[in-house]
RNA sequence: GGACCGGUAGCCUAGCCUGGAAGGGCGACAGCCUCCUAAGCUGUAAGUCGCGGGUUCAAAUCCCGCCCGGUCCG
Numbered sequence: 001g002g003a004c005c006g007g008u009a010g011c012c013u014a015g016c017c018u019g020g021a022a023g024g025g026c027g028a029c030a031g032c033c034u035c036c037u038a039a040g041c042u043g044u045a046a047g048u049c050g051c052g053g054g055u056u057c058a059a060a061u062c063c064c065g066c067c068c069g070g071u072c073c074g
Stems, first nucleotide, its partner, number of pairs: 001073007010026004020057001028044005050066005
């Protein structure tokens, strides 16, 4: 230098092909339960969807450029 895969909440991950209000698990917080804790149940908060631009009525999703990580090739 080239090819491919990945980047989404504190952590992990789905959704991307086929555009239409971003879901789940763990964790955190609150409540219920309990003598207390744990477990269990219920609820709440937490997301510039890596960055910038383009297309579109509408972009996590499509297009272009770039950044970071991984694998392979030279």